RNA sequence: UGCUUAUUAAGAAAGGUGGAGGGAAUGGCCCUUUGAAACCUUGGCAACCUGAAUUUAUCAAGGUGCCAAUACCUGCCGAUUGGCUAUGAUAAGUA
Numbered sequence: 001u002g003c004u005u006a007u008u009a010a011g012a013a014a015g016g017u018g019g020a021g022g023g024a025a026u027g028g029c030c031c032u033u034u035g036a037a038a039c040c041u042u043g044g045c046a047a048c049c050u051g052a053a054u055u056u057a058u059c060a061a062g063g064u065g066c067c068a069a070u071a072c073c074u075g076c077c078g079a080u081u082g083g084c085u086a087u088g089a090u091a092a093g094u095a
Base pairs, nucleotide, nucleotide: 001095002094003093004092005091006090007089008088013042014041015040016039017038021031022030023029027073028072043067044066045065047064048063049062050060051059052058071087075084076083077082
């Protein structure tokens, strides 16, 4: 990097360095000098794997991941709440 499967309306931030961007992409909307990205420390969450428990339920936090807004909204059908698709993200497996 490709492929397969699953999930994607839940959950979870403080400090330091830094100094203008960030929220995937389009358009919108929003966050941000009351400090963006990135990195570090500490803390937290619990989706998948893992372990314990044992059987619709729970716990742990070792691996990956994550800690503004539904994946912030977005296309199509329906039309109050719904459904489907594409893309993305994450995990597990695989080449």
SAM riboswitch aptamer (S box leader) from an uncultured Flavobacteriales bacterium, 95 nucleotides, folded computationally. Its mean pLDDT, the model's own confidence on a scale to 100, is 78.